[in-house]
This record gives sequence, C1' cells and structure tokens, in this order.
RNA sequence: GGGGCUGUAGUCUAGCUUGGUAGGAUCGGCGGUUCGGGGCCGUCAGGCCGGGGUUCGAAUCCCCGCAGCCCCA
Repeated sequence: GGGGCUGUAGUCUAGCUUGGUAGGAUCGGCGGUUCGGGGCCGUCAGGCCGGGGUUCGAAUCCCCGCAGCCCCA
C1' cells in the first nucleotide's frame, strides 16, 4: 500500500439481509422478603464508534473517516 471481518449500557449480547417504540443477561441505585446477611422478587438508571447522505422515518441502506482483528504485498 491492497483486501476482508468487526464496532450496540461499566461488561457480555439480540436486533442489521425484511428501515417503523432498542430487547435480554450481568453490574449499580431503591424497595420487599430476613433478626441480619446471602439468595429470591419488584422497580429505576444506563447504550447504537464519529461525520455526512438517502428516506416521512436509519442501529439497519449508501459514502467518508476512526479503532480492533485477520490475510496479501
């Protein structure tokens, strides 16, 4: 230098092809249960790598970047 894959809460992950309320687990806050703790139950908070485009509407489609991994040179 060329090519491919990946990027979603603190962490892991579904959704991406079929555009239409962003879901689950874990962690955390609060509450219930308990004499207390653990466990269990309820509830709350927290996220689409960045920018632009298309569209009524973009995590999803297109373009340009950034980061990580792999292959070629």